[in-house]
Context: one part of a larger RNA
RNA sequence: UUGGGUUUAAAGGGUGCGUAGGCGGAUUUAUAAGUCAGUGGUGAAAGUUUGCAGCUUAACUGUAAAAUAGCCAUUGAUACUGUAGGUCUUGAGUGUAUCUGAGGCAGGCGGAAUGUGUGGUGUAGCGGUGAAAUGCUUAGAUAUCACACAGAACACCGAUUGCGAAGGCAGCUUGCUAAGAUACUACUGACGCUGAAGCACGAAAGUGUGGGGAUCAAACAGGAUUAGAUACCCUGGUAGUCCACACUGUAAACGAUGAUUACUGGAUGUUUGUCCUGUUAUGGGAUGAGCGUCUCAAGCGAAAGCAUUAAGUAAUCCACCUGGGGAGUACGUCGGCAACGAUGAAACUC
Numbered sequence: 001u002u003g004g005g006u007u008u009a010a011a012g013g014g015u016g017c018g019u020a021g022g023c024g025g026a027u028u029u030a031u032a033a034g035u036c037a038g039u040g041g042u043g044a045a046a047g048u049u050u051g052c053a054g055c056u057u058a059a060c061u062g063u064a065a066a067a068u069a070g071c072c073a074u075u076g077a078u079a080c081u082g083u084a085g086g087u088c089u090u091g092a093g094u095g096u097a098u099c100u101g102a103g104g105c106a107g108g109c110g111g112a113a114u115g116u117g118u119g120g121u122g123u124a125g126c127g128g129u130g131a132a133a134u135g136c137u138u139a140g141a142u143a144u145c146a147c148a149c150a151g152a153a154c155a156c157c158g159a160u161u162g163c164g165a166a167g168g169c170a171g172c173u174u175g176c177u178a179a180g181a182u183a184c185u186a187c188u189g190a191c192g193c194u195g196a197a198g199c200a201c202g203a204a205a206g207u208g209u210g211g212g213g214a215u216c217a218a219a220c221a222g223g224a225u226u227a228g229a230u231a232c233c234c235u236g237g238u239a240g241u242c243c244a245c246a247c248u249g250u251a252a253a254c255g256a257u258g259a260u261u262a263c264u265g266g267a268u269g270u271u272u273g274u275c276c277u278g279u280u281a282u283g284g285g286a287u288g289a290g291c292g293u294c295u296c297a298a299g300c301g302a303a304a305g306c307a308u309u310a311a312g313u314a315a316u317c318c319a320c321c322u323g324g325g326g327a328g329u330a331c332g333u334c335g336g337c338a339a340c341g342a343u344g345a346a347a348c349u350c
């Protein structure tokens, strides 16, 4: 390389959009590029295979025949693929009506809690722990009441829920905006799938500039614990946590399971549509789109398990793997303000 694989053994890209490329619905006409068949040419010699022969045999050699991927020319075939034209509606999209949701962005508002400040009441402790101490407190703390201010997060509802491509999204409300579903089957007529490059988005932490700073809290300081304690526990506490703009581009970015399409037994819960029926208003039935559960049915799997949300049966396209360590390291290159990220070996060793 081929092959075989990728939930957990090595292996699915963090996610989407999308260029090239690859692949692609039904029917018809033409063509004959691929494809298939025939014929001719070429396909050096040696080599290979077979027959015969020569060295006493063999190796070796000679001779004759065969084979040879392919390439060129030509004559045909037209099922499939391609190409060109026509037609179609089921894939895809558009439209109309209805509906759904913590989808996104921006603004406004709200209460609880926390902390602080001022004032009142009040007096000796408070706080903290396994036990303590550091700490706070007669300059009046803790507790309690009133008022004020600040920042951040939104209890209950809340769910096995919902939405989003993923990351993620939750107080209430207004505006803007995106998506999906169902029904109708009106319109377009294959417009599709995947997607190397590329572009965009991308938790937390981190970075830059400017704000903000209540809480919590790396670093740091102190008190304990301990043989020690650069920890676990306690008292404090700065970056940070929040906002705007700009970077970073990584996560157990997980369903450790790429995307799309088709097919293949049941049972059951729930969210959200539509239709039918009419018990008497609790419903019953049918049919879509999601989110789950069950054990079982086939099947698969090394097993655990998966099982219409497949890890089953198939197809197309992309990504990735090929013993452990060395190593996601070194070197180089690209990106970044930096931190670092991307790409990514070998020697050696078992």
Base pairs, nucleotide, nucleotide: 003322004321005320006319007304008303012318014201015200016199017198021194022193023192025088026087027086028085029084030083031082033081034080035077036076037075038074039073040072041071042070048066049065050064051063052062053061054060091191092188093187094186095184096183097182098181099180100179103177104176105175106174107173108172109171110154114150115149116148117147118146119145120144121143125136126135162169163168206247207246208245209244210243211242216240220236221235222234223233258317259316260315261314262313263312265296266294267293268292269291270290271289272288273287274286275285276284277283299306300305323350324349325348332343333342334341335340
Annotation: This is a predicted structure of a 350-nucleotide part of an RNA (small-subunit ribosomal RNA, central domain) from an uncultured Bacteroidales bacterium. The prediction has a mean pLDDT of 86. Rfam family: Bacterial small subunit ribosomal RNA. Its family is annotated with ribosome and structural constituent of ribosome in the Gene Ontology.